Description:
A computed fold for a 77-nucleotide RNA from a Thermomicrobiaceae bacterium, annotated as transfer RNA. Rfam family: tRNA. It is annotated as a transfer RNA. The coordinates come from a structure-prediction model, not an experiment, and the mean pLDDT is 83. The sequence was found in a public genome assembly. The source organism's lineage runs through Bacteria, Pseudomonadati, Thermomicrobiota, Thermomicrobiales and Thermomicrobiaceae.

RNA sequence: GCCCCGUUCGUCUAGAGGCCUAGGACAUCACCCUUUCAAGGUGAAGAUCGCGGGUUCGAAUCCCGCACGGGGUACCA
Numbered sequence: 001g002c003c004c005c006g007u008u009c010g011u012c013u014a015g016a017g018g019c020c021u022a023g024g025a026c027a028u029c030a031c032c033c034u035u036u037c038a039a040g041g042u043g044a045a046g047a048u049c050g051c052g053g054g055u056u057c058g059a060a061u062c063c064c065g066c067a068c069g070g071g072g073u074a075c076c077a
Stems, first nucleotide, its partner, number of pairs: 001073007010026004018057001028044005050066005
């Protein structure tokens, strides 16, 4: 260089065009419970869905480019 795959809350993950102004678990914070801590219960905050563009009435989802990460290949005469 070429080919393939991936990128979603702090972390892991659900998601296959409308039920997603994105859900769950852990972690965090507040309160309850407890003599205290842990455990448990209730609630809260937390994701420009990597970035830009396109298609569409509508995009996390489809297409293109770029960035980053991973894998394969890179030669014979």